[in-house]
Context: one part of a larger RNA
RNA sequence: GUAUCCUGAAGGAACUCGGCAAAUUACCUCCGUAACUUCGGGAGAAGGAGGCCCUGCAUGAAGGCAACUUUUUGCAGGGGGCACAAGCUGGGGGGUAGCGACUGUUUAGCAAAAACACAGGACUCUGCUAAGUCGGCUUCAAGACGACGUAUAGGGUCUGACGCCUGCCCGGUGCUCGAAGGUUAAGAGGAGGAGUGCAAGCUCUGAAUUGAAGCCCGAGUAAACGGCGGCCGUAACUAUAACGGUCCUAAGGUAGCGAAAUUCCUUGUCGGGUAAGUUCCGACCUGCACGAAUGGCGUAACGACUUCCCCACUGUCUCCAGGAUAUGCUCA
Numbered sequence: 001g002u003a004u005c006c007u008g009a010a011g012g013a014a015c016u017c018g019g020c021a022a023a024u025u026a027c028c029u030c031c032g033u034a035a036c037u038u039c040g041g042g043a044g045a046a047g048g049a050g051g052c053c054c055u056g057c058a059u060g061a062a063g064g065c066a067a068c069u070u071u072u073u074g075c076a077g078g079g080g081g082c083a084c085a086a087g088c089u090g091g092g093g094g095g096u097a098g099c100g101a102c103u104g105u106u107u108a109g110c111a112a113a114a115a116c117a118c119a120g121g122a123c124u125c126u127g128c129u130a131a132g133u134c135g136g137c138u139u140c141a142a143g144a145c146g147a148c149g150u151a152u153a154g155g156g157u158c159u160g161a162c163g164c165c166u167g168c169c170c171g172g173u174g175c176u177c178g179a180a181g182g183u184u185a186a187g188a189g190g191a192g193g194a195g196u197g198c199a200a201g202c203u204c205u206g207a208a209u210u211g212a213a214g215c216c217c218g219a220g221u222a223a224a225c226g227g228c229g230g231c232c233g234u235a236a237c238u239a240u241a242a243c244g245g246u247c248c249u250a251a252g253g254u255a256g257c258g259a260a261a262u263u264c265c266u267u268g269u270c271g272g273g274u275a276a277g278u279u280c281c282g283a284c285c286u287g288c289a290c291g292a293a294u295g296g297c298g299u300a301a302c303g304a305c306u307u308c309c310c311c312a313c314u315g316u317c318u319c320c321a322g323g324a325u326a327u328g329c330u331c332a
Base pairs, nucleotide, nucleotide: 001327002326003325004324005323006322007321008320010318011317014316019313027051028050029049030048031047036041038161052079053078054077055076056075057074058073060071061070062069063068080084092311093310094309095308097306098305099303100302104116105115120159121158122157123156124155125154126153132145133144134143162298163297164296165295167228168227169226172225173224174221175220176219177218178217181216182215183214187210188209192205193204194203195202196201229247230246231245232244233243256290257287268284269283270282271281272280
């Protein structure tokens, strides 16, 4: 010096991105226990008291024929120690907010999470030789799964417990439906034309007409992909605009939420907390660029998740010091 430990005056997070690390707490019995809540929880909430040894009395239990032995619980009195769950082992706690309901799963070897899954919800396909998938190979089989199942089943997609809800737009794209019409391939058709031949004929070419799906066309459909405006004026101070005008659109963002995991300007403004707060909490709304199953807003419980605050505690720090073990280096 490194590694692993132990102790520390006064202070007690002043350290730091951040209490990271360490310390505190820890067991049993008794007392006591808030908001909120899906009435199950929250809860070991929080916060307290006792615990060793001896004696007496009471009390229950086991064994035993009995004498008696062991032991439980309660009350009272006494004893010793710095310390009585005397060692090992052995929750720190509380409050606020975000996200995800939850238990689970995940980047074997830098990520465990707010990501994935989930029960629940919805749409859609599939009538059974089901849909869907595998198979074989380069042209489409046998066979198999689905399933020894049959629409309360199976496949696909989205959302993600629960509570309250889920607004408007079908113009574009997609999907579904549509006995009309338009367009349209091969095929059918064959007016006519060409070559050749003496001819019969043969070989080409070929208009009209006919001709499926698809597309055009007409509807429906958004828990399908998606989308959800601008300008100007107006009220008896000012300000603002319930109101009016006008342009455009398929329709102009409803409820709820909102400087948010979303807010650029921005450390927005006000309030709270601090002596002092770019973070945090509560409001406001001027939403650069929230918004309703790409779900919206709440939510008890849960979380090695994230944020802020408080109590306790401490060598994290003010500011370092001493000691132990192992090992390295240096000097003698």
Model confidence (mean pLDDT): 86 of 100.
Large-subunit ribosomal RNA, domain IV from Parasphingorhabdus sp., 332 nucleotides, folded computationally.
It matches the Rfam family "Bacterial large subunit ribosomal RNA".
The RNAcentral record of the full RNA draws on ENA.